[in-house]
Molecule: SAM riboswitch aptamer (S box leader)
Organism: Sphingobacteriales bacterium
RNA sequence: GGUUUAUUAAGAAGUGGCAAGAGAUCAGGCUCGCAGACCCACUGGCAACCUCCCUAAAUAUUUAGAGAAAGGUGCCAAAUCCUGCCCCGUAUGGGACAAAUAAAUU
Repeated sequence: GGUUUAUUAAGAAGUGGCAAGAGAUCAGGCUCGCAGACCCACUGGCAACCUCCCUAAAUAUUUAGAGAAAGGUGCCAAAUCCUGCCCCGUAUGGGACAAAUAAAUU
């Protein structure tokens, strides 16, 4: 990098640095940004995918439930900010595509 599966309307700060854009790509909006955004570092936090612990079933490691948050990630503006493709027809409607995160596999 590819593939598969699951999730994505909840949640979560400060300080320092840098300097002009940023919000995935493209487009239309809209929002944030020199009152310093984005990004980087440190500290803090959110969450519970893996890991850990317990229970039950099956039988030898698989499924389900409950728990903790030490470890591995991840995340900490706005629904994945909204829409663009399809259905429906006006809506925080439904689905798909894509994206992000995790695990397994290659």